[in-house]
RNA sequence: GCCGGAGUGGUGAAAUUGGUAGACGCGCUGGACUCAAAAUCCAGUAGGGGCAACUCUGUGGGGGUUCAAUUCCCCCCUCCGGCA
Numbered sequence: 001g002c003c004g005g006a007g008u009g010g011u012g013a014a015a016u017u018g019g020u021a022g023a024c025g026c027g028c029u030g031g032a033c034u035c036a037a038a039a040u041c042c043a044g045u046a047g048g049g050g051c052a053a054c055u056c057u058g059u060g061g062g063g064g065u066u067c068a069a070u071u072c073c074c075c076c077c078u079c080c081g082g083c084a
Stems, first nucleotide, its partner, number of pairs: 001083007010026003019067001027045006046057004060076005
């Protein structure tokens, strides 16, 4: 230099003929149980603002197509693999 793959809550990882983002697990927080703990069970858990109702932002970054983009197209960044 060329070709291919990957990037999604704190973390691992789902979701694609474009249509409610985050299922499921881990972790964390609260509760039950216990003399106390572990294990187990129940509930909650993206971020900012707000007393609250609610509101804004969010799938590596930027742009495009579209009524609508994690998904399709273009450029860039990082990582992995192959070729030279």
A computed fold for an 84-nucleotide RNA from a Candidatus Fibrimonadales bacterium, annotated as transfer RNA. The sequence was found in a public genome assembly. Its Rfam family is "tRNA". The organism belongs to Candidatus Fibrimonadales, within Bacteria.